[in-house]
RNA sequence: AACGUGCUCCGGGGUCGGUGUAAGUCCGAACCGGCGGUUAUAGUCCGCGACCCAAGCGUCAGGGAAUUCCUUGGAAUUUCCGAAACUUGGUUGAACUGGUGAAAUUCCGGUACCGACAGUUAAAGUCUGGAUGGGAGAAGCACGUA
Numbered sequence: 001a002a003c004g005u006g007c008u009c010c011g012g013g014g015u016c017g018g019u020g021u022a023a024g025u026c027c028g029a030a031c032c033g034g035c036g037g038u039u040a041u042a043g044u045c046c047g048c049g050a051c052c053c054a055a056g057c058g059u060c061a062g063g064g065a066a067u068u069c070c071u072u073g074g075a076a077u078u079u080c081c082g083a084a085a086c087u088u089g090g091u092u093g094a095a096c097u098g099g100u101g102a103a104a105u106u107c108c109g110g111u112a113c114c115g116a117c118a119g120u121u122a123a124a125g126u127c128u129g130g131a132u133g134g135g136a137g138a139a140g141c142a143c144g145u146a
Stems, first nucleotide, its partner, number of pairs: 002145007010137001015029004030126002032115002034048004043113002052090005062081009095111005117129003
């Protein structure tokens, strides 16, 4: 160096104008781009993550039912329902072209396109919220193997 275990820290950006009773949501014009990979730098290539869905596992709080006991209110047992977390699976958007080069759907030129859910006096990539959350992953420390 590498591997294993534990711990710590980091880990998403972006708006103005017009109309209108009302819009950061409509219209016009702007602006933004998580992580790993790649012969060469990627929102649009390959894969991953966030949101959402299903199943499994499991059960805190709480609730239902049955039985038994003391006794009219409780207790015990059995059983059913029941979150989060965890595991697995599903879902999950979008690019072409010219040039340079050994090599680029990644660079340079041109023209395009895409963006979870819930909320809102009117429809949201840019506002508010779940989220002081989760997270692909990144850096470091300790111990062990060697």